[in-house]
RNA sequence: UUGCCGGGUGGACGAAUUGGUAAGUCGCAUCGCUCUGAACGAUGAGGUUGCAGGUUCAAACCCUGCCCUGGCAAU
Numbered sequence: 001u002u003g004c005c006g007g008g009u010g011g012a013c014g015a016a017u018u019g020g021u022a023a024g025u026c027g028c029a030u031c032g033c034u035c036u037g038a039a040c041g042a043u044g045a046g047g048u049u050g051c052a053g054g055u056u057c058a059a060a061c062c063c064u065g066c067c068c069u070g071g072c073a074a075u
């Protein structure tokens, strides 16, 4: 460099029964508890699902191209 396979989802990790308005844990904020803090409990904020198109009434999910990343093979 070329080909093939896997991955990219809130700050971090990581689900979504392969099409029907995106879980959970940690972290963060507020409140409770406490002499204070940690721990614990309650509530909340935070995502246009790597980018750009396409299909569809409807896309994280299907199709095309590209970017990033891991692996294998060839040269």
Stems, first nucleotide, its partner, number of pairs: 001074008011026003020057001028044005050066005
Molecule: transfer RNA
Organism: Anabaenopsis circularis NIES-21